[in-house]
This record gives sequence, C1' cells and structure tokens, in this order.
RNA sequence: UGAGAAAGUUGGACAAUCGCGUGCGACGGCCGAAAGGCUCCGCAUGAGGAAAGUCCGGGCUCCGCAGGGCGAGGGUGCCGGGUAGUUCCCGGUGAAGGCGACUUUAAGGAAAGUGCAACAGAAAUAAACCGCCAUUUUUGGUAAGGGUGGAAAGGCGAGGUAAGAGCUCACCGGUCUUCCGGCGACGGAGGACGCUCUGUAAACCCCAUCCGGAGCAACACCGUGGGAGACGAAAAGCAUUGCCCGUGCGUCUCAGGAGGUGGCUAGAACCGCUCAGAAAUGUUCGGUCUCAGAUAGAUGAUUGUCCAAGACAGAACCCGGCUUACAGACUUUCUCAGAAC
RNA sequence: CGAGGUGUAGCGCAGCUGGCUAGCGCGCCUGCUUUGGGAGCAGGAUGCCGCGGGUUCAAAUCCUGUCACCUCGACCA
Repeated sequence: UGAGAAAGUUGGACAAUCGCGUGCGACGGCCGAAAGGCUCCGCAUGAGGAAAGUCCGGGCUCCGCAGGGCGAGGGUGCCGGGUAGUUCCCGGUGAAGGCGACUUUAAGGAAAGUGCAACAGAAAUAAACCGCCAUUUUUGGUAAGGGUGGAAAGGCGAGGUAAGAGCUCACCGGUCUUCCGGCGACGGAGGACGCUCUGUAAACCCCAUCCGGAGCAACACCGUGGGAGACGAAAAGCAUUGCCCGUGCGUCUCAGGAGGUGGCUAGAACCGCUCAGAAAUGUUCGGUCUCAGAUAGAUGAUUGUCCAAGACAGAACCCGGCUUACAGACUUUCUCAGAAC
Repeated sequence: CGAGGUGUAGCGCAGCUGGCUAGCGCGCCUGCUUUGGGAGCAGGAUGCCGCGGGUUCAAAUCCUGUCACCUCGACCA
C1' cells in the first nucleotide's frame, strides 16, 4: 500500500418564527344549577436501535384447577456454566469451510419397530447381464474388470489361486475393549477382531426433557337507551284496538356490550465504581428520574448557516432475548500478500 | 393493537401422506367446416409452483426467513 477477519460507537448540528400532545403554575374570559368543560398566558418535556416481524421467554389480568397422577397435542435435543426464564447468552467438544485472522453448525437414536428409495441398472439389502476360469454343451465357481446410479458388499498394494475373493499379510479406515487425561462432551496411547448388516427421523416413531388456556379489543369500576325479574295499585283514567286479557306510565333488583374512568408507565430501569469469574453474569457503594403516555390518535412545518450532505424507518400495557431492514462516519484488535528500511 | 389463514398457466381451481414430462375447466393460437362469424371437429402453446436459504440422492410438497393479500377479535346501539 492492497485485500480481508472480529468487536463496538454513532444515526446530522445550531438559531429564529409558527403549530401540536402531556404535566405543572398562574388566574383572565366564555358555557353550565353544580361537578366540571373550553379558551388564553408562562415554564418544562415530547420516538428507536430497530419503535418492525410477533419468533421465544416473563410480568400483569381473567377463566380453569386437587400444590396429585395418567393421557392427548405441541416445543426442544453435543457438553459445562449464566439467567426470572427461553429455541437466548458465554466458554468448550466434534464435524464442515477458509492459506490465515476466523466463520458456520435443528449436532440424541437407523442391531426397538414401520414406511419410502422414482428413473436407470443384471442386481438396491439383496446379486452372475457382459466378462474371467473349469467342466463340457450343460452346469458350476468367481465381486478382480465393464456399465447404471446419490448410494453396489471398506480403500490401496503385495502374496495367493484354475480364475478370483480379508482367503492371507503390511498401511489407512472401522468396531469392541483396557489404561491415562478431562466435571463432561470428548481426546491420546495400547490390545483384540478380517470387520457383510446402505441412506432417510426438517418421514412416522423411540428415548430424555419442558409446557393448563386466553390475551390490554385482557380485565376492574361508574353507567344511558333498550333488556330480564320481583313487588305494588280499591277503583277510575290515558295509549295500543270497539270490548276482555296483556303491555306501558310507579318502586326495587339483576345483568350490562353506548359512553366514561382506571389499567398506563419507576423498571429483573439507567449511569459510575468495588469485588468474584476465563467469559456470559453476579455483587458492594453512590447517584439519576413529572426525562412520550395519546385514544381517530401529538412528536411537525418554513427560513438561514455549517459539514462528512443525513439511510432504515414512527411508541399504543410493559420488560428481556432473537430475527429482519439500514446511507454515511468513527474507534480498537488481528490475518494474508507485496514493497521499502 | 392482537389472533389465524392463503399464494400453482391470462382467470377459477386440483395436486401439498416427497419421485419420472405438475394436471382440470374456461380462455388463447393454428387448421378444417361457413359467403363471413358463432357453434362443432382435429391439433398445439402457456408455469423457475410469491421470493430467498436449508434438510434430502431428489422439494409445489418438509423446515426456516421474508413479501403480498384475506378473514376474525367491540356478543344490541
């Protein structure tokens, strides 16, 4: 200098004018019987790292319920640790990729059972089509060679043989086993066994483990019209219809879906520091907080100046994690190649 | 805001318990028939199965991410 790898930060700034939501303070005006509402003035404050997808886990609320057992259905699946908890995070093991820094990984079981493996090919879990050898004209031996396929009876070399074959041997691979190291996944070394027994479980399934259901349009309170029920009335009257019955006009209760209020934002919160740990993370001490809370839904517009010229995108009960989208700028550590010293 | 479902030819639908060249109806194209058209008869074309990635020998089908569309949740007002 070029090409990369990993981790992290930021996500236009300043000023003026106008406008909007929320809170507080003032107190003027208008409406209203009142409670209160509207308006005016001042001050403060007002989107995100993803507010998104709703993929996981919780808080909260209601329903169910025996603090129990079994089953159905569904999720997860190497090992250890972290956490309120997870399919998340950290560290490690194996496998795959890269020269490397490093990255990826739904990674239990196929000798528990069942299913499927099209076409091609002689044959797909069981073999003789061609070829080779023998005998002989009919059979037998043979998995070396050919061809098909994603997959063909461990690979390769030598010996051996009628021709061949783990038939025998060396090396590599595999299975079982002993010892050593490790909490463990697993790794290393030695020994034994010629070692036929395919693939698929993001097919059914088996094993282990976890899960009661629904969601703020949940739910609680107030409560209008209409609804349901009970009671009251001696008679008359009015309306429905001329008459009878019934209903409405009275009081109370219930449920409650218009509308309103709450739920609604201070929380496993954030910042700094101490200690423990390899890390995730936990912990001690101190500090901060009216730092959005709307309910047809505010968070905007215009102008000026500057620069690196501004991407993805807008809260709707809250929190933790994951995934997806994202212009540009910046920081730290590391790798490879070339050149110079 | 929350919950669920569907994407296959120009249109409407099958196939989605993995398998050979993905089918059906209407429509479209060519020819015959007709003076011409329609109807009829004969033949033909048309798809990266919404898009990306993965599992598998093999994916429309299984898993996962994403995009678009639809339905439901306010039980009378």
Two RNAs folded together computationally: RNase P RNA and transfer RNA, 418 nucleotides in total.
It holds a member of the Rfam family "Bacterial RNase P class A". The family's RNA type in Rfam is ribozyme. Rfam links the family to the GO terms dimeric ribonuclease P complex, tRNA processing and ribonuclease P activity.
Its mean pLDDT, the model's own confidence on a scale to 100, is 76.